Model confidence (mean pLDDT): 84 of 100.
The part of an RNA shown here (large-subunit ribosomal RNA, domain II) has 683 nucleotides and comes from a wallaby gut metagenome.
Context: one part of a larger RNA
């Protein structure tokens, strides 16, 4: 991992419901017995059930009853409309395993100590070396001891170091040679030792030098058979076609949050008549916005109740005070839980208009669904963080292809019965790649900006305003001047325009020149500026608002248009035209569904998941059928360019194949497999 077979809403009772038969104010038998020709039974059985009457807890009454004191009121019924019941078939529910598979797990009753714990009874096994306790013997020694020496003995959970037995290191095996092993070392080896036979203890239990350890490769409770189809709000999986319509991911409640139950929202059948938008026309309300009138919060002056501090006193009284400062006044501000205001939208009602045209509403049958998800808008939580989270409101996806965004559930354009080598458009494009302008007018960009980003910066460049100098001569250059009281007063060591510090609307001579704008000097000198003259000949200069560029600009496979490539553009703006562009729309041709019509016809629909509702194909048996059809070759098999105005499917012929096969029109159902880590076989 790929081929065949086999693999999942059954059946029995029940009561609701729709529909088809029987009998109908009736309907209808069960046990059961009787006969049978053995059949698709017949007959008989009225016991029961359900309806035809209700009310009341009951007695009990009865078209009425109950409640009550009531002849009132009221409740429930009756009247007129007025039909049940038996059964068959379909759906769903309910009670049984109830659509299949699947636990871990609980209890009963058995089998197990040939593995492996511990005991028990009996057996057995330890090569070989070493160490050298007590005691004993002798000798020295003592008043006698005690002690010392030499020898003898041969102790021990004693020492090394085989076999046994264990399992401390590492290396190898790791779909191993092995479901625990090899190889090197290494550890115990007279001992709480190793080890044979036989017995003993059994699972809610037993053994345990204790580890949840061991009890047949199973052990926080063994193994086997049974209760059993335990139970699973969990996962998976469920089989042939077509046509109609088409959700939901919400609300309440829930030991409830991945389950349910009702409503919501679909779908079907009766029945009935409203429903939707738009205008109009009356209403509710306190939200954007707005304000500061209330309630808070905050800003700065002005005033200063009351406190601080100072000064005064024995003590107070009083004086003051560039300190805090209530209330008030001016001023100018903020609020979701602030309003003296106060919309637009939406939202109720309503008379009439106007659009649509089965969309609504009640009743009964069946579901599904209660894990969204993104995008605009106004919000809440957050970090005005998230492909984050929470509700609100629209659209899209979910259950939607098709066209565009390069690629892309959720952005845009657009809703696929089917055919068509027909035509028109959206959104989007028109140099090529790749359909259609290298199209047209006017401008702007020089950054490849276009084709990624901010504070902020800066004589890029367009528009457009505004003031100010100018032919009495401006701006920029260039020549020339730029002084005198004075080195202003002060300070300084010095301070002379140019360290500071006062004044600087001083004065004077001037065309014109600050008690000085900048280098500089130790202080002076010494360069320059402001100002003036003249050469020169026509526009200069500041601010403001605006388009488009430019710097700010570092990251990880490969370079921020999808590439090539682009610049009076193939980039950006305005304009008006052409034309490409899709399953949108027309057009021809057909099919369905639905109204409506005798019919021809109209007219309108016809994506779609879970879901609801309709028709139908195929399969194995039974009737029809002792019929048709078959050795003149049956049913399977294997090829085949036929039928089908839909599919599931159906023929004919030809080859195999060798003996059965079934039309029609009915019935029953072991009825349709691609998925279950499905079961079995096979490659």
């Nucleotide at each position: 991992u790929c081929c065949g077979g086999c693999g999942a809403g059954u059946u029995a009772c029940g009561g609701a419901u729709a529909c088809u038969g029987g009998c109908g104010a009736g309907g209808u038998u069960a046990a059961g017995c009787a006969c049978u020709u053995a059949a698709g039974g017949u007959g008989c059985g009225g016991a029961g059930c359900c309806g035809a009457a209700g009310g009341g807890a009951u007695a009990c009454c009865a078209a009425g009853u109950c409640u009550g004191a009531a002849u009132a009121g009221g409740g429930c019924g009756a009247u007129a409309a007025a039909a049940g019941u038996c059964a068959g078939u379909g759906u769903a529910c309910g009670u049984a395993g109830a659509c299949c598979c699947g636990a871990a797990a609980c209890c009963g009753g058995g089998u197990g100590a040939u593995c492996u714990a511990u005991c028990c009874a009996u057996g057995u096994g330890c090569a070989g070396g070493u160490u050298g306790a007590a005691g004993u013997u002798g000798c020295c020694g003592u008043a006698a001891a005690a002690g010392g020496c030499a020898a003898u003995g041969g102790a021990g959970g004693a020492c090394c170091g085989a076999a046994c037995u264990c399992a401390c290191a590492u290396c190898c095996g790791u779909u191993g040679a092995a479901a625990a092993g090899g190889g090197u070392g290494g550890a115990g080896a007279u001992g709480a030792c190793g080890u044979g036979u036989g017995g003993a203890u059994a699972g809610g239990g037993g053994a345990g030098a204790a580890a949840u350890u061991c009890c047949a490769a199973u052990c926080g409770a063994a193994c086997c058979c049974g209760g059993a189809g335990a139970u699973a709000g969990c996962u998976g999986g469920u089989u042939c076609u077509c046509c109609u319509c088409g959700a939901a991911a919400u609300a309440g409640c829930u030991u409830u949050a991945g389950g349910g139950c009702u409503a919501g929202c679909c779908u079907c059948g009766u029945a009935u008549u409203a429903g939707u938008c738009u205008c109009a026309u009356g209403g509710a309300g306190g939200u954007a916005g707005a304000g500061c009138a209330c309630u808070g919060a905050a800003u700065u002056u002005c005033c200063g109740c009351g406190g601080g501090g100072g000064c005064g006193u024995c003590a107070a009284a009083g004086c003051u005070u560039a300190c805090c400062a209530a209330a008030g006044a001016a001023u100018a501000u903020c609020a979701a839980a602030c309003u003296c205001c106060g919309a637009a939208u939406g939202c109720c009602a309503u008379c009439g208009a106007g659009a649509u045209g089965a969309u609504g509403u009640a009743c009964g049958g069946g579901a599904g669904u209660c894990a969204g998800a993104c995008u605009g808008c106004a919000c809440g939580a957050g970090a005005u963080a998230a492909g984050u989270u929470g509700g609100g409101u629209a659209g899209u996806c979910a259950a939607a292809a098709g066209g565009g965004a390069a690629a892309g559930a959720g952005c845009c354009c657009a809703g696929a019965c089917c055919a068509c080598c027909g035509g028109c458009u959206a959104a989007g494009g028109u140099c090529c790649c790749a359909a259609a302008g290298u199209g047209u007018g006017u401008g702007u960009u020089a950054a490849g900006u276009g084709g990624a980003a901010a504070a902020g910066g800066a004589u890029g460049u367009g528009g457009g305003g505004u003031c100010u100098c100018g032919a009495a001569g401006a701006c920029a250059a260039c020549u020339a001047g730029g002084a005198u009281g004075u080195u202003g007063g002060c300070u300084c060591a010095g301070a002379a325009g140019c360290a500071g510090c006062c004044a600087u609307a001083c004065a004077u001579u001037c065309a014109a020149a600050g008690a000085g704008u900048g280098c500089g000097u130790a202080a002076c000198a010494g360069c320059u500026c402001a100002c003036u003259a003249g050469u020169c000949g026509a526009g200069a200069g500041g601010c403001c608002c605006u388009g488009c560029g430019c710097c700010g600009a570092a990251a990880a496979u490969g370079u921020c248009c999808g590439g090539g490539g682009c610049u009076a553009a193939a980039a950006c703006a305005c304009a008006a035209c052409a034309c490409c562009g899709a399953a949108g729309c027309c057009g021809u041709g057909g099919g369905a569904u639905g109204u409506a019509a005798u019919a021809a016809u109209a007219c309108a629909u016809c994506g779609g998941u879970a879901g609801a509702g309709g028709a139908g194909c195929a399969u194995u048996c039974c009737u029809u059928a002792c019929g048709u059809u078959g050795a003149c070759g049956a049913a399977g098999c294997u090829g085949u360019a036929c039928c089908g105005a839909u599919a599931a499917g159906g023929a004919g012929c030809a080859g195999u194949g060798g003996a059965g096969a079934u039309a029609u029109a009915g019935g029953a159902a072991g009825a349709g497999a691609g998925a279950a880590u499905g079961c079995c076989g096979g490659a």
Rfam family: Bacterial large subunit ribosomal RNA. Rfam links the family to the GO terms ribosome and structural constituent of ribosome.